Record summary
Transfer RNA from Podarcis muralis, 72 nucleotides, folded computationally. It matches the Rfam family "tRNA". Rfam classes the family as a transfer RNA. Model confidence (mean pLDDT): 82 of 100. NCBI's taxonomy places the organism under Eukaryota, Chordata, Tetrapoda, Laterata, Podarcis.

[in-house]
RNA sequence: AGGACUGUAGCUCAGUGGCAGAGCAUUUGCCUUGCAUGCAGAAGGUCGCAGGUUCAAUCCCUGGCAUUUCCA
Numbered sequence: 001a002g003g004a005c006u007g008u009a010g011c012u013c014a015g016u017g018g019c020a021g022a023g024c025a026u027u028u029g030c031c032u033u034g035c036a037u038g039c040a041g042a043a044g045g046u047c048g049c050a051g052g053u054u055c056a057a058u059c060c061c062u063g064g065c066a067u068u069u070c071c072a
Base pairs, nucleotide, nucleotide: 002070003069004068006066007065010024011023012022013021018055026042027041028040029039030038049063050062051061052060
């Protein structure tokens, strides 16, 4: 140089055109003498970037970026 995978909440990951989700973590309240566990809530996303297609893009297409990986 060339090929492939991945990029979504603080972390690990779903979602595959039609309002953005889970677990853990954080936080508020209840429970407890207190802690933990448990229960009920809340907050936290320009869906890595720039364009294109579409009435509508996390999803489809193109380019480039980064991580990992294969060959040499």